[in-house]
Molecule: Bacterial RNase P class A
Organism: soil metagenome
RNA sequence: GACCGGACGGUCGCUCUCAGGCGUCAAGCCACGGGAGAGGAAAGUCCGAACUCCGCAGAGCGGUGUGCCGGAUAACGUCCGGGAGGGCGGGUUCAAGCCCGUUCGACGGAAAGUGCCACAGAGAACAUACCGCCUCGGCAGCGAUGCCGGGUAAGGGUGAAAAGGUGCGGUAAGAGCGCACCGCCGCGGCAGUAAUGCCGCGGGCAGGGCAAACCCCACACGGAGCAAGACCAAAUAGGGAGGAAGUCUCGGGUUCGCCCGAGACACGUGCCGGCUCGGUGCGUCAAACCUCCGGGUAGGUCGCUUGAGCCGCGCAGCGAUGUACGGCCCAGAGGAAUGAUCGUCCUGCGGGAGCGAUCCCGUAGACAGAAUUCGGCUUACAGGUC
Numbered sequence: 001g002a003c004c005g006g007a008c009g010g011u012c013g014c015u016c017u018c019a020g021g022c023g024u025c026a027a028g029c030c031a032c033g034g035g036a037g038a039g040g041a042a043a044g045u046c047c048g049a050a051c052u053c054c055g056c057a058g059a060g061c062g063g064u065g066u067g068c069c070g071g072a073u074a075a076c077g078u079c080c081g082g083g084a085g086g087g088c089g090g091g092u093u094c095a096a097g098c099c100c101g102u103u104c105g106a107c108g109g110a111a112a113g114u115g116c117c118a119c120a121g122a123g124a125a126c127a128u129a130c131c132g133c134c135u136c137g138g139c140a141g142c143g144a145u146g147c148c149g150g151g152u153a154a155g156g157g158u159g160a161a162a163a164g165g166u167g168c169g170g171u172a173a174g175a176g177c178g179c180a181c182c183g184c185c186g187c188g189g190c191a192g193u194a195a196u197g198c199c200g201c202g203g204g205c206a207g208g209g210c211a212a213a214c215c216c217c218a219c220a221c222g223g224a225g226c227a228a229g230a231c232c233a234a235a236u237a238g239g240g241a242g243g244a245a246g247u248c249u250c251g252g253g254u255u256c257g258c259c260c261g262a263g264a265c266a267c268g269u270g271c272c273g274g275c276u277c278g279g280u281g282c283g284u285c286a287a288a289c290c291u292c293c294g295g296g297u298a299g300g301u302c303g304c305u306u307g308a309g310c311c312g313c314g315c316a317g318c319g320a321u322g323u324a325c326g327g328c329c330c331a332g333a334g335g336a337a338u339g340a341u342c343g344u345c346c347u348g349c350g351g352g353a354g355c356g357a358u359c360c361c362g363u364a365g366a367c368a369g370a371a372u373u374c375g376g377c378u379u380a381c382a383g384g385u386c
Base pairs, nucleotide, nucleotide: 001386002385003384004383006345007344008343009342010341011340012339014037015036016035017034018033020030021029022028039367043378044377046376047375048374049373050372051225052224053223054222063221064220065219066218067217068082069081070080071079072078083107085104086103087102088101089100090099091098092097108216109215113214114213115210116209117208130156131155132152133151134150136149137148138147139146140145164182165181166180167179168178169177183205184203185202186201187200188199189198190197191196229302230301231300232299239293240292241291242290243289246265247264248263249262250261251260252259253258266284267283268282269281270280271279272278309328310327311326312325314323315322316321346365347364348363349362350361351360352359353358
């Protein structure tokens, strides 16, 4: 790094399904029977999609995310291949460096601007003189040397980082001061799809680090999530529309429209088991009652598992992956099934018997459990295999 993650069987249960019986149908019920029933992570819900609903003229500001190049893919912040870089190991060179192997990852911009760089240190960005170094200048001294000034970034020291590196020359000592190599910058050529690499010429070298600080650049991005959402639909209480039949008299009130009460007759309707009379209750202009319509709740159904599916075997490709052919159907619960127990075996550990092969007894077998479905990432994991 890849893979497996206890095996087989019996008994009693649970969920779904098939067939059967009862039931006119349906809903439902019945008891036996057949079949199926968690994972490599079902987990975290961190990314990316399918699907569903809501929103949406267009543009801008703001916000979030991504960030070397090419490819894979439905898509991705994932994966594959490559490039450049850092760490480690080895080889090589006088040395810097170069080469090989392995490993790591948010790997655009620090030459647009702002900001920060702790501690230590003389000095942390318009560089700096602490210790040193100096055949230089001044003073003191016979001298050694000391003091003041000047030169010096080679050496020491501090630090994560000290203003190109190594070597040779050079010099009072030094310094790209000069040269060679390495690095860097600019220009050109060649190779490569590209990132980038190689080569040549020119330049002594400017421009420290941090963007997982603000920021700049490029690209992408509407929101919520199966408790999405769709359909059927009680009881009770709301909402809307419609429905048949009225007049008179008396009394009272009045805003002069009518209103209240009583009585008479008429009409509508319920009851007196079918009809008529009769009796009786209620009502007569909108309350009740009746009919119809509509929304929501409880409840039920769908969404719901045939799918970017799995297995085998080829082909294409370095690979991720794609694809031809053949075969297969593999949980769909819903306060939420997938459990309990027994036996045999396996593996580990402990004890005992046996010269040994082996046998007996005890004990342990992890992490964890679907909930619309996929692709990833991350995290957890006894034991075992390669």